[in-house]
A computed fold for a 350-nucleotide part of an RNA from Vanilla planifolia, annotated as small-subunit ribosomal RNA, central domain.
It matches the Rfam family "Bacterial small subunit ribosomal RNA".
The coordinates come from a structure-prediction model, not an experiment, and the mean pLDDT is 86.
The full RNA is in RNAcentral, with records from SILVA.
Context: one part of a larger RNA
RNA sequence: UUGGGCAUAAAGUAUCUAUAAAUGGCUUUUUAAGUCCUCUGUCAAAUCCCAAGGCUCGAACUUGGACAAGCAAUGGAAAUUAUCGAGCUGGAGUACUGUAGGGGUAGAGAGAAUUUUUGGUGGAGCGAUGAAAUGCAUAGAGAUUGAAAAGAACACCAAUGGUGAAAGCACUAUGUUGGGUCGGCACUAACACUGAGAGAUGAAAGCUAAGGGAGCAAAUGAGAUUAGAGGCCUCGGUAGUCUUAGUCAUAAAUGAUGGAUACUUGGUGUUGCACGUAUCGACCCAUGCAAUGCUGUAGCUAAUGCAUUAAGUAUCUUGCCUAGGGAGUAUAUUCGCAAGAAUGAAACUC
Repeated sequence: UUGGGCAUAAAGUAUCUAUAAAUGGCUUUUUAAGUCCUCUGUCAAAUCCCAAGGCUCGAACUUGGACAAGCAAUGGAAAUUAUCGAGCUGGAGUACUGUAGGGGUAGAGAGAAUUUUUGGUGGAGCGAUGAAAUGCAUAGAGAUUGAAAAGAACACCAAUGGUGAAAGCACUAUGUUGGGUCGGCACUAACACUGAGAGAUGAAAGCUAAGGGAGCAAAUGAGAUUAGAGGCCUCGGUAGUCUUAGUCAUAAAUGAUGGAUACUUGGUGUUGCACGUAUCGACCCAUGCAAUGCUGUAGCUAAUGCAUUAAGUAUCUUGCCUAGGGAGUAUAUUCGCAAGAAUGAAACUC
C1' cells in the first nucleotide's frame, strides 16, 4: 500500500517553460477496441454447498445436482469512452485600435549628504557615554568659510498604490526590449489543461580572477561593565558590501495555502480601461471587464479563522505526508575549486 490528509498538528517542489504521460468544448457520420446482451465450449477427480441413500443415530461414506468468476469462440446493441470523416464558436490563440506601469537591459547626466585633501579666520579643547576611559588636538583639532577629489545610496512625492513567474524592481531623460489589460468582433477552428524525467531563472552570505574601496562593518585590537565578560556599550578596524566575468543553488525562497476550469447572498475602498449620463470641458453619478484590499451571509473548520483572490461546492492533474528521537545523520552515487548541495537509510531507544 485500503483509507485519510497537506494555512497553524507530519505533509505544496523557490519559481517558470515544456517532453513522455494522464485528462479534455458543441453537432453529426463511420467502425466496434473498451463496455453491455444472447448462446456454446472449457475450467480433472477429490474438497466446499444442496438433495437423497445405507451403517440403530451423528461424523465419515455412497449416489446425484448445482452456483459464481475466469478464458475462448459465435451472433448482436451503439447511449457512453475510443476511432474515421465533416462541420460549429463559447475554451485557446492571431491580427487591429487604444492604454497603465520602480518589468528587463545599455550607455549618459543631476543634486543633497558623508569622508578625505588643501587655502583662510580662529585659539583650547573636541568627541564619546548610564557614567567614563581608550581616541583626536598647540606639529593648531573641533567650529566656520572657499576650492578639489572619491565612492556608495537615491530625501520629499510614497499609498493595504504599481509591476514581474518567483527572486525582485524607485533620482532624471534617452535607446532597445518582454509581458499584461480594455474595446470592437476581422481571422484560425479545440490548436486546451496539468506535467514524471529535462531545461531556464533564482535574495543574502560564500568562492575564483581583475578592478574599486566614501560610509558601514564579521574577524581582530584597545577602553569600559562585571565575580568573570570570549557579550551587550565606546574608540579603532580587515575581509565583505560596489563593478565586470564565472561559480554556488540555498532562506521563516511565506499567502507557512501547487496549477487549471466552472458554480455559489451582500456591503465598502483603491488601480487601469471602456461605455452611458452630464457639461463649453473636467469632475460628479450609473454600469461592465481586469487587478488589488477590508468587512461579512450560507457553507466549511478541532478551533483560530477562511469566506467569488475560499480553507465553500465539484471535476482534471502533479508534488508530498504516515508517532518522537537516532537524522536530514551514516553509506553510496551525482554535482561543486571549496564551502557544501541533491538523493537518503538502519541498528538502537521511548